The RNA shown here (small-subunit ribosomal RNA) has 1445 nucleotides and comes from a metagenome. The prediction has a mean pLDDT of 85. Rfam family: Bacterial small subunit ribosomal RNA.
[in-house]
RNA sequence: AGAGUUUGAUCCUGGCUCAGGAUGAACGCUGGCGGCGCGCCUAACACAUGCAAGUCCGUCUCGAUUUUAUAUCGGGAGGCAAACGGGUGAGUAACGCGUGGGUAUCUACCCUAAAGUUUGGAAUAACUCCGAGAAAUCGGGGCUAAUACCAAAUAGUCUUGACUCUGUCAAGUAAAGCUUCGGCGCUUUAGGAGGAGCCUGCGUCCUAUCAGCUUGUUGGUAAGGUAACAGCUUACCAAGGCUAUGACGGGUACCUCGGCUGAGAGGCUUUUGAGGCACACUGGGACUGAGACACGGCCCAGACUCCUACGGGAGGCAGCAGUGGGGAAUCUUCGGCAAUGGGCGAAAGCCUGACCGAGCGACGCCGCGUGGAGGAUGAAGGCCUUCGGGUUGUAAACUCCUUUUUUCAGGGAAAAUGAUGAUGGUACCUGAAGAAUAAGCUCCGGCUAACUACGUGCCAGCAGCCGCGGUAAUACGUAGGGAGCAAGCGUUAUCCGGAAUCACUGGGCGUAAAGCGCAUGUAGGCGUUCUAGUAAGUCUUUGGUGAAAUCUUGAUGCUCAACAUCAAAAUUGCCAAAGAAACUACUAGAAUAGAGGUUAGCAGAGGAAGAUGGAAUUCCCGGUGUAGGGGUGAAAUCCGUUGAUAUCGGGAGGAACACCAAUGGCGAAGGCAAUCUUCUAGGCUAGUCCUGACGCUGAGAUGCGAAAGCGUGGGGAGCGAAAGGGAUUAGAUACCCCUGUAGUCCACGCCGUAAACGAUGGUCACUAGAUAUUCCGAGUAUCGACCCUUGGAGUAUCGAAGGUAACCCGUUAAGUGACCCGCCUGGGGAGUACGGCCGCAAGGUUAAAACUCAAAGGAAUUGACGGGGACCCGCACAAGCGGUGGAGCAUGUGGUUUAAUUCGACGCUACGCGAAGAACCUUACCAGGGCUUGACAUCCCCGGAACCCUGAUGAAAAUCAGGGGUGCCGUGUUUGCGGAGCCGGGUGACAGGUGUUGCAUGGUUGUCGUCAGCUCGUGCCGUGAGGUGUUUGGUUAAGUCCUGUAACGAGCGCAACCCUUACCCUAAGUUACAUGUGUCUUAGGGAACUGCUCCGGCAACGGAGAGGAAGGUGGGGAUGACGUCAAAUCAGCAUGGCCUUUAUGCCCUGGGCUACACACAUGCUACAAUGGGUGGUACAAUGGGUUGCCAAGCAGUGAUGCGGAGCUAAUCCCCAAAACCACUCUCAGUUCGGAUUGAAGGCUGCAACCCGCCUUCAUGAAGCUGGAAUCGCUAGUAACGGCUGGUCAGCAACACAGCCGUGAAUACGUUCUCGGGUCUUGUACACACCGCCCGUCACACCACGAAAGUUGGCAAUACCCGAACUUCGACGUUUGUCGGAGGACGGUAGGGUCAAUGAUUGGGGUGAAGUCGUAACAAGGUAUCCGUAGGGGAAUCUGCGGAUG
Repeated sequence: AGAGUUUGAUCCUGGCUCAGGAUGAACGCUGGCGGCGCGCCUAACACAUGCAAGUCCGUCUCGAUUUUAUAUCGGGAGGCAAACGGGUGAGUAACGCGUGGGUAUCUACCCUAAAGUUUGGAAUAACUCCGAGAAAUCGGGGCUAAUACCAAAUAGUCUUGACUCUGUCAAGUAAAGCUUCGGCGCUUUAGGAGGAGCCUGCGUCCUAUCAGCUUGUUGGUAAGGUAACAGCUUACCAAGGCUAUGACGGGUACCUCGGCUGAGAGGCUUUUGAGGCACACUGGGACUGAGACACGGCCCAGACUCCUACGGGAGGCAGCAGUGGGGAAUCUUCGGCAAUGGGCGAAAGCCUGACCGAGCGACGCCGCGUGGAGGAUGAAGGCCUUCGGGUUGUAAACUCCUUUUUUCAGGGAAAAUGAUGAUGGUACCUGAAGAAUAAGCUCCGGCUAACUACGUGCCAGCAGCCGCGGUAAUACGUAGGGAGCAAGCGUUAUCCGGAAUCACUGGGCGUAAAGCGCAUGUAGGCGUUCUAGUAAGUCUUUGGUGAAAUCUUGAUGCUCAACAUCAAAAUUGCCAAAGAAACUACUAGAAUAGAGGUUAGCAGAGGAAGAUGGAAUUCCCGGUGUAGGGGUGAAAUCCGUUGAUAUCGGGAGGAACACCAAUGGCGAAGGCAAUCUUCUAGGCUAGUCCUGACGCUGAGAUGCGAAAGCGUGGGGAGCGAAAGGGAUUAGAUACCCCUGUAGUCCACGCCGUAAACGAUGGUCACUAGAUAUUCCGAGUAUCGACCCUUGGAGUAUCGAAGGUAACCCGUUAAGUGACCCGCCUGGGGAGUACGGCCGCAAGGUUAAAACUCAAAGGAAUUGACGGGGACCCGCACAAGCGGUGGAGCAUGUGGUUUAAUUCGACGCUACGCGAAGAACCUUACCAGGGCUUGACAUCCCCGGAACCCUGAUGAAAAUCAGGGGUGCCGUGUUUGCGGAGCCGGGUGACAGGUGUUGCAUGGUUGUCGUCAGCUCGUGCCGUGAGGUGUUUGGUUAAGUCCUGUAACGAGCGCAACCCUUACCCUAAGUUACAUGUGUCUUAGGGAACUGCUCCGGCAACGGAGAGGAAGGUGGGGAUGACGUCAAAUCAGCAUGGCCUUUAUGCCCUGGGCUACACACAUGCUACAAUGGGUGGUACAAUGGGUUGCCAAGCAGUGAUGCGGAGCUAAUCCCCAAAACCACUCUCAGUUCGGAUUGAAGGCUGCAACCCGCCUUCAUGAAGCUGGAAUCGCUAGUAACGGCUGGUCAGCAACACAGCCGUGAAUACGUUCUCGGGUCUUGUACACACCGCCCGUCACACCACGAAAGUUGGCAAUACCCGAACUUCGACGUUUGUCGGAGGACGGUAGGGUCAAUGAUUGGGGUGAAGUCGUAACAAGGUAUCCGUAGGGGAAUCUGCGGAUG
């Protein structure tokens, strides 16, 4: 100090989240020691038990005891204390607290000083006797003392009164004694110290959806009362007092020093320690006393608990422990008065749950330890692996060493200044033993340090935010490894920080949230120049205070630290005194630059009222005139033969004012437009004089305020919400059309809102200009006006500096400054609910929360898209030719069927596709029969050479049985042993898989598209994404080239280079040809480059022409940029992961892939005469051939057979048909067409049934040119005709790949369709329009509002009752009784306020892929939006006015 998160990317705005620190904490896992601290935050809930306040006999009296002492113990009277100490934070928003002042006051014990302490008296408790009661306790009789009580005396003081008031006089008022004779007490007075009371300035939370509050209230007089002032209380008098600087009310809360955080300013907080206050079961009250309205005192009332003999009594842990309860949660019924402190006492001493200590709790802070050194076969094991290794890891083992800690033993403090030690045999010291007793927690996708494997498969789960998980998860779970912290580590909660995200320091408001619709003006804030004074602010100096502790600094003490102690500093504040006088302020005086007035002019749809005018629409009357008119995209409703529309004349009525007219003018805004008159406001210009700061802004307040709407009364031509009808449509509650009511108009009164906008508050000052325009003036000039120069006031456009996130703004600021006001603080919920105010209503104004999301948003960028625009291209359309779609058949696909009909391919870019050929095989499918180290590979073991033959079973695979046979190489040579290859058997590693994933992949391919594009380096522009280059103007088939140009160059594409073809030349020539300038074949070369001419053009280039076999890339082919489609393929191949292993592998037989109500795609054959049939006769090229092509010849109607020459091929063979010449058929289901079927044959093959091809004879179906729609093709092309080849035993080939023959028509052109390219524009799209997205309805859940009401709390008012107690009065006097007033609790009544709850109901939010439409985003298909009114299932539609976003 920042980081993550909105986007395809960017900048900004803006929220959410994280990293830090902290805690009286809690929870989870874990846990060795010590020191110092801390420990009911909740129920101010209830409390068993024990203790927490007594002491004094040196005041008195009585009793008991005995060691008889004026000793000890006990009871009582009496004195002092119990108002301190300790606890808690309920109440309290207050002089309660803090701080600084003040005084109308009191003060026991203590200190100082002065004076005094004399004389008497009457009782009483204890005790004793009697009595009542369960008890608590009480009553009566009797005895007695005092430092208890009473009386008298004394008083230069004190109190009161009077007066001639520094004082005098009068009246009143004290005491207590004890003694060891030292003293201790007592009384009065004055003073001190410390303490207490009261008053007061300032400070002290939220709420205005609390705006008015107050009757002892504010003041006075008198009286009372108090320690003391005071409405403190009472009577009377006056009518005051407080309040937007927030009274009154409501909510919450003890306050402070301090603590946490923060750079600070601030924000939050009040546990421990310290000061103050308040409280003591709840409420009230007084008594005693120096002091209380009293925690461990009293009285009364209430609730609760306990005892009871039922008559009555007792109690108050918010003291220390402890218990129950509540709660996420907070300790021992411990030791001691040794220390410190307190009470009493002369003292010894007694008391002290204050305190000192110990105990429990990782609750916090601090310190220490869990070993150190060496140790590589880098052990074993684990994990990973590319199988080589890597890692855990010097880690361990092992060797040597040490003993903090631990255990045991011994010694043993300080704290104490003489005695006294609970802590404690503790701290500490010494010795011994032995690595021994001691490590976990969280995390590892980014933020954020740390990665792999397995499991899981949008499941289980994680998650602070973004987000992970749908079969290769570094994000879930586990393991290994790693990172961080460490006796702790994480989580949760809360606070500050980061957050400049409430901005004083230190933010904003044109478009992101945010300028009130506009003005006038009150309070307030701010305010020109000069002089003098004052000293409130301000500044300086000094003094007081700012408790201590804490914090900071420096020391010191515990072994260190935490901790503690000492000293200093600080405590930024408040008060007082003195001084300064610049600035602000105030007072006084002056000034004129601000402001205003005065005079003369000027412009203007400024406002109000009245009058007048013409054009047009409509209506009425009349004339002319006849069949239509009107309306629309097209129509219809509608009007019209009862005469419309059209046209002419006359009349009525209402509303609005063409042209002028404009970036024009006026007004504060809304707004204002024919002409004239009257009344009236403001502005500007020029100049003189006057006033003398009179100014600016403006919370509240007041006024004005479009349209719509409301009320009353008029008016009503046109237009026109609603309504009706006609269309459109799937529907059409709309857009379009025909009607049409409110309304629009006028008068008066309301409403008070708009995209009331420049989305830009007002005023003042300063900071370049250019241009245009409105109004007024000056100068020059002119006869005059214009022009020109210039001053002022407006209105616009562009633009320097500057600003801005950018867009843009820019003297009319969004620049630079000053002052004042208003407003904003994530999106939604919501400008909504409730409450208040206003309104006749509609509604307006003020204005939340729960809940929910991680975004919502602004500007700009690149794409994509548009039923936006411009330009260009393509057999894209058009112009043509021929097809498909109809028929039959072939082939493929879907569907269906099936045991199986194996699998893949699905818009273009699947469907005569993989398949260049399924009868078996192929074959992957099905049924059945078999095999299990396997059909195939490597390794190991055993046997055998290999190999050949025979038999049985079987559908075959295979199984079983038997026979023959022994080779080659090396060694040895007698049988043998070893080896290579092969065969058989066995064992396990493994083989195998057309099983899965093309969304894990390689490779290959399709498509956009042979479209002209796609990029880079450097430079420049921009905060940036990006732009520029690549855009402009031309040109091209082309980002082809030229030109211009902040770009200059370059790359991949284009073109060219390659092959082929057309022409020529040269060379060669077999098997070609046959004597030639020859054909053909092969090889090489030439030729074409806009080269030449003309025209146009800056150029590039275009047009025309010549020559030429060929002319403008000559024709064709190969060649496919960056990329797109998670396009296709795991079944061609390869390959990761997963799955299978007597089966998803392998072998065999048979079947299936050939099924068939149907649908589609691609083809073939046709429907005929440009034809069919018959006969005759010509002309090719590419290719193929030895398991082959097959000649001649012969046989057969023919397929074919026999035959065998030739050919390993320019040698031999396969080898043409349309065309042409004749004849016939004559328009018909035919001599067209050939499907289908029957019969007979041929060929291949182990085999032709399922399921082949061919031939002959016979049969002779549909079909007569094909609906909507749709395909191909621009020249040797289409169309027509045949031929060849691959695959292949054969063939379902009509397919595919090639070849040659014959050989056209048409293109005006780019409006339209499709596709593509470039530029531009809009965008709420970026998975990119197959996008995004709105509302109703239905379902589920959530929070909220309303609601007949119901329940409870709180505070107050009026009245009733009225305890204790206080006070007054009367009676009485030993006590007391009665009455009056006040008075807690309780009750009654009507209201207020808050909360909970409530059938039902309202909208809102969130949900998986529901329903209906398609409102918005593009011109979103009717531009959108704002206000208002009406309508409608819904989004919305329509009217009126407004905005441009």